Annotation:
Bacterial RNase P class A from Phenylobacterium sp. SCN 69-14, 381 nucleotides, folded computationally. The coordinates come from a structure-prediction model, not an experiment, and the mean pLDDT is 77.
[in-house]
RNA sequence: CCAGACGGCCGGGCGAUCGCGGCCGCCUUCGGGCGGUCGAGGAAAGUCCGGGCUCCACUAUGACAUGGCGGCGGGUAACGCCCGCCGGGGACGACCCCAGGGAUAGCGCCACAGAGAGCAGACCGCUUCGGUUUCGAUCGGAGCAAGGGUGAAAGGGUGGGGUAAGAGCCCACCGCGGACCUGGCGACAGGGACGGCACGGCAAGCCCCGCCAGGAGCAAGACCGAAUAGGGAUUCCGCGCCCCGCAAGGGGCAGGGCCGUCAUAGGCCCGAGGCGUCCGGGUAGGUCGCGAGAACCGUCCAGCAAUGGGCGGUCCAGAGGAAUGAUCGUCGCGCCCGCUUGCGGGCGGCACAGAACCCGGCUUACAGGCCGUCUGGUCCC
Numbered sequence: 001c002c003a004g005a006c007g008g009c010c011g012g013g014c015g016a017u018c019g020c021g022g023c024c025g026c027c028u029u030c031g032g033g034c035g036g037u038c039g040a041g042g043a044a045a046g047u048c049c050g051g052g053c054u055c056c057a058c059u060a061u062g063a064c065a066u067g068g069c070g071g072c073g074g075g076u077a078a079c080g081c082c083c084g085c086c087g088g089g090g091a092c093g094a095c096c097c098c099a100g101g102g103a104u105a106g107c108g109c110c111a112c113a114g115a116g117a118g119c120a121g122a123c124c125g126c127u128u129c130g131g132u133u134u135c136g137a138u139c140g141g142a143g144c145a146a147g148g149g150u151g152a153a154a155g156g157g158u159g160g161g162g163u164a165a166g167a168g169c170c171c172a173c174c175g176c177g178g179a180c181c182u183g184g185c186g187a188c189a190g191g192g193a194c195g196g197c198a199c200g201g202c203a204a205g206c207c208c209c210g211c212c213a214g215g216a217g218c219a220a221g222a223c224c225g226a227a228u229a230g231g232g233a234u235u236c237c238g239c240g241c242c243c244c245g246c247a248a249g250g251g252g253c254a255g256g257g258c259c260g261u262c263a264u265a266g267g268c269c270c271g272a273g274g275c276g277u278c279c280g281g282g283u284a285g286g287u288c289g290c291g292a293g294a295a296c297c298g299u300c301c302a303g304c305a306a307u308g309g310g311c312g313g314u315c316c317a318g319a320g321g322a323a324u325g326a327u328c329g330u331c332g333c334g335c336c337c338g339c340u341u342g343c344g345g346g347c348g349g350c351a352c353a354g355a356a357c358c359c360g361g362c363u364u365a366c367a368g369g370c371c372g373u374c375u376g377g378u379c380c381c
């Protein structure tokens, strides 16, 4: 210098003017005004996990069901998160990826191709015996599974011996298996014997084993609480006349309302409650919940690290359908043009995005830029 791996950080700066929201102080003609101070993010997002908080349920323990998690050790309030390690896979490498318990508890499945896919199998082929023969072959019996072919997978692999041809048939190494020894907290690693190979794969199919889990969520929930309507208690006022009936109720006459208006006739309907006072529930609305905390900054200590602890400092939005913005100047950045090659001019307003109960994570989005550690290559000293 080129190509890359991993980790961390920033993500427009400054000034002026106008404007918006919360809080505090002062003034006020109660409408507001003035001053001060604070005012989005690393993801505020998805709402996928884990908690705090709140209400409901619950004597405790166990079992069952359902859901989730799954190498080992540690961290944490907790986790499905993080750190370190182990095992497997990938990369020349830094490093990256893993849904990483159990397949002799049982059931189930293994497409297509292929002769054969689960108590294996014989298509081509190899060997041998017998027959036929146009001497190329071909038919039948017996033995075999080395080689070919199919497949994701064909009942250990490579090499040698052996044999008619072959075969763990025998041997060496590798793999595998159940014990043993050594090291490690452990996952696991290493070792020398033994076994001739028996035990294919899938559990993100059912299932088995171990561990975890009560439900709902700030529209949680707590307090205050109108007007109107409705409920209860009570004072006062009122409830036409006649008949039947013990009563409830029914009928007639008179009264009132409606059928656009007036009159008559007719039809339908109404006729016992009303004002005031008090009480209780709910609604609208208001207040709290609501931000000094698993907080942030600096520093030291313990630890490989995640993280924990000590000391010092700081106070840092609050809220409701929702403020956090705009303009100008200048600098930075990107693009374009001009040339005097480092200056001038123009344009872009410049990534993803916008708190709403709060924290810890994960995931997803993100123009551009900075820093550190490391790897491979090349050149120079």
Base pairs, nucleotide, nucleotide: 001377002376003375004374005373006372007371008370009369010368012331013330014329015328016327017326018325020039021038022037023036024035025034026033027032041352045363046362048361049360050359051358052357053217054216055215056214066213067212068211069210070209071085072084073083074082075081086100087098088097089096090095101208102207106206107205108202109201110200123148124147125144126143127142128141129140130139131138132137156174157173158172159171160170161169175197176195177194180191181190182189183188221288222287223286224285231279232278233277234276236274237273240253241252242251243250244249255270256269257268258267259266293315295314296313297312298311299310300309301308302307332350333348334347335346336345337344338343339342